[in-house]
RNA sequence: ACGGGUCGACGAGACGGUCGCGUGCGCUGCUCCUACCGCGAGGUGGAGUGGUGCACGAGGAACGUCCGGGCUCCGCAGAGCAGGGCGGUGGGUAACACCCACCCGGAGUAAUCCGCGAGACAGUGCAACAGAGAGUAGACCGCCUCACGUGCAAGCGUGAGGUAAGGGUGAAACGGUGGAGUAAGAGACCACCAGGGGCCCGGGUGACCGGGCUCGCUAUGUAAACCUCGCCCGGAGCAAGGUCAGACAGGGAAUGCUUAAGGCUGCUCGCCUAGUUCCCGGGUAGACCGCUAGAGGUGUGCGGCAACGUACAUCGUAGAUAGAUGGCCGUCGAGGGUGCGGGGACUUCGGUUCACCGCACCGGGACAGAACCCGGCGUACGGUCGGCCCGUUUGC
Numbered sequence: 001a002c003g004g005g006u007c008g009a010c011g012a013g014a015c016g017g018u019c020g021c022g023u024g025c026g027c028u029g030c031u032c033c034u035a036c037c038g039c040g041a042g043g044u045g046g047a048g049u050g051g052u053g054c055a056c057g058a059g060g061a062a063c064g065u066c067c068g069g070g071c072u073c074c075g076c077a078g079a080g081c082a083g084g085g086c087g088g089u090g091g092g093u094a095a096c097a098c099c100c101a102c103c104c105g106g107a108g109u110a111a112u113c114c115g116c117g118a119g120a121c122a123g124u125g126c127a128a129c130a131g132a133g134a135g136u137a138g139a140c141c142g143c144c145u146c147a148c149g150u151g152c153a154a155g156c157g158u159g160a161g162g163u164a165a166g167g168g169u170g171a172a173a174c175g176g177u178g179g180a181g182u183a184a185g186a187g188a189c190c191a192c193c194a195g196g197g198g199c200c201c202g203g204g205u206g207a208c209c210g211g212g213c214u215c216g217c218u219a220u221g222u223a224a225a226c227c228u229c230g231c232c233c234g235g236a237g238c239a240a241g242g243u244c245a246g247a248c249a250g251g252g253a254a255u256g257c258u259u260a261a262g263g264c265u266g267c268u269c270g271c272c273u274a275g276u277u278c279c280c281g282g283g284u285a286g287a288c289c290g291c292u293a294g295a296g297g298u299g300u301g302c303g304g305c306a307a308c309g310u311a312c313a314u315c316g317u318a319g320a321u322a323g324a325u326g327g328c329c330g331u332c333g334a335g336g337g338u339g340c341g342g343g344g345a346c347u348u349c350g351g352u353u354c355a356c357c358g359c360a361c362c363g364g365g366a367c368a369g370a371a372c373c374c375g376g377c378g379u380a381c382g383g384u385c386g387g388c389c390c391g392u393u394u395g396c
Stems, first nucleotide, its partner, number of pairs: 001392010013332007021057013035044003059367001063378002066376005071237004078269004083233005088102005103117001104115004118228002123226002125222003140167002142163009175193005194218002196215008241289004250280006262272002296315008336362007343354004
């Protein structure tokens, strides 16, 4: 210098002026009210309506609604089944399918990345076509022995028996190479190797890693196929759920009264309970809480490889409810565009092209907006900046 990998920060606006929004906290004017105090004037409190000051006011994803929770309700949510989720080991966390570290396998020279990572000897299923045969299968071409026929001979034909080492088909052919042996062969036997099983030793919390001895055992793959195994899981959800005020008008039918029903996914058992269901009709839709102080943010120290934990200090960072944060002006402005010039490269010397530099002008960058809150994951995105690591080349 170039190429690659990985992690993080920001979030095209900033500043000033002017007009205008929402919330909170103050100051202040007017009107009203019942409550309290006061003989009274008036004071406190509350409601309504004005003025004014200060502070704060959307995101890294607010999107998806895919996970996990906090919180609320279901009298308690008990047991089992079904159903669902997860799947190497150990940690973190409120919890998780998330995060960290490690193990194994695969890709890559490497940094690093990927993994629906338990079980195929519990069972079932699937593996097209080709091929004799695809799980303990198989004889197409072959090889060998015997008998018969034919031929001068070599050989050929038929039948019986043996064989799976050679060839062929296939993604894959029932371990590989060599030897010995055989009529011809074959782990039937031997040596070495690969895989697998058994026993033992060492290291590690563990998944696993390393090593030794032994056994002729060679019994495919697939579970992101059904399945088996291990661990985990009540349900519903802020339109949850409460408080206050206000208004109205109830009627009918079926069933039950502890044996069914009903009791917030389904079934069974257990438990609780006297109600439950349907039809017709009427009233209400208001105000407040929940609602933002949280498993919160920031800084420093300590512990830990890390995720993270902990101690101290410090901050107070929307809370709307047809749903707020906007309009205008000025200055600066990132990325970008156009033109001219310089420079580099190529050139048929006309020009073409380009990372870079200078000047002028234009222009004002994406995805996209809270609605109970939080931890994650996924998706979208114009860009800017920074750190660490790997490789190649060159110079000192």